A computed fold for a 341-nucleotide RNA from a Woeseiaceae bacterium, annotated as Bacterial RNase P class A. The sequence is in RNAcentral, with records from ENA.
[in-house]
RNA sequence: GGAGUCGGCCAGGCAGCCGCUAUAAGUUUAUGACUUAUGGAGGAAAGUCCGGGCUCCUUCGGACAGGGCGCCAGGUAACGCCUGGAGGGCGCGAGCCCAUGGAAAGUGCCACAGAAAAUAUACCGCCAGCGAUGGUAAGGGUGAAAAGGUGCGGUAAGAGCGCACCGCGCGACUGGUAACAGGUCGCGGCACGGUAAACCCCGCCCGGAGCAAGACCAAAUAGGGGAGCAUUCCGUCGGAUCCGAACGGGCUCCCGGGUAGGUCGCUAGAGGCAGCCGGUGACGGCUGUCCCAGAUGAAUGGUUGUCGCAGACAGAACCCGGCUUAUUGCCGGCUCCCGCU
Repeated sequence: GGAGUCGGCCAGGCAGCCGCUAUAAGUUUAUGACUUAUGGAGGAAAGUCCGGGCUCCUUCGGACAGGGCGCCAGGUAACGCCUGGAGGGCGCGAGCCCAUGGAAAGUGCCACAGAAAAUAUACCGCCAGCGAUGGUAAGGGUGAAAAGGUGCGGUAAGAGCGCACCGCGCGACUGGUAACAGGUCGCGGCACGGUAAACCCCGCCCGGAGCAAGACCAAAUAGGGGAGCAUUCCGUCGGAUCCGAACGGGCUCCCGGGUAGGUCGCUAGAGGCAGCCGGUGACGGCUGUCCCAGAUGAAUGGUUGUCGCAGACAGAACCCGGCUUAUUGCCGGCUCCCGCU
């Protein structure tokens, strides 16, 4: 100097003028209007993909169905999230990725090529034979993948056929909470490919709907009409289910009419910030401090000066924890390459 990788921070600041809005206090002729003070969109507010808080459904248990997750240990209110570790893969490396239980319960699939793709074969080749034919799976070929690899012996020629070592499977021992690991030991010629993001098996978890939830107030209409089931019955909503208990006495459907206005829910929280302690870490504990949007056809805009170079993606609508996606600028750690000293 270049390339890469991981992490962090900002998202214009300050001052003035005019304008909008929430809360509190005050003034004023009640409504209304005015004054002062303190506040007023994000790191993703986005996607609506997960998990909850909260609200409602006249309950509860079991079975089945359906759905989700899937190595181990932790964190969390919880999760399909996060942290650490194990195993596997990519990278020279710093680092990054993984729908990571079971193929010895069963079923299915593996195009094309190839003789044959799993109850697996014999095209060429090798051996025996006059030939028909028989033996072979070592060599060659096809393929992503063809009955474990190297060597020695053996054989008509070969083959774990036998042996040694390696690999594989099972068990013991050691280390680790565990997943798992091993310069350890023993047994076994060896279960005979891959695929479960194929069906399936195994283990764990799971009511539903949603702030347009729901509660209250006011007003208005038609205190309406019709049909069906029915006490050995119907119902207890969102699984076209089933069984049981408990509870209720009606339940279901169609036609027609009225209202659609206001208040609450609505922001003090699984809250923010700072310090200390514990922990590898996610995170937890203690102390102190702060209140930081609550609109409802939808509030923060315009302008001047200055600092700066300043800019991208982009606006809350009940709230929170995650994930994913979009994106400007700045700072730092680490790795590799080149050159110089």

It matches the Rfam family "Bacterial RNase P class A". Rfam classes the family as a ribozyme. Rfam links the family to the GO terms ribonuclease P activity, tRNA processing and dimeric ribonuclease P complex. Its mean pLDDT, the model's own confidence on a scale to 100, is 75.